[in-house]
């Protein structure tokens, strides 16, 4: 210095133009003397920043900033 991937909820991760979602964990009820397990209900997020293109962007384009990888 240059191609190529990633970036989304507390964690791991779908979702690729039309209300942002699953398992795990959280909380709170119910169960139980009590825990746990189980069942119900519940909080969860300016989708990495900016700026663009549209009626309408997490999505498409541009740039930047983190990360990993590969070449020099």
């Nucleotide at each position: 210095g240059g191609g190529c991937u990633u970036g989304u909820a507390u964690a791991u991760c779908a979702g690729g133009g039309g209300u942002a979602g699953a398992u795990a964990g959280c909380u709170a009820c119910g169960u139980u003397c009590g825990c746990a397990a189980c069942g119900u209900a519940g909080a969860u997020g300016c989708c990495g920043c900016g700026g663009g293109u549209u009626c309408a962007a997490a999505u498409c384009c541009c740039g930047c900033c983190a990360a990993g990888u590969c070449c020099a």

The RNA shown here (transfer RNA) has 72 nucleotides and comes from Methanocorpusculum sp. Its Rfam family is "tRNA". Its family is annotated with triplet codon-amino acid adaptor activity in the Gene Ontology. The prediction has a mean pLDDT of 81.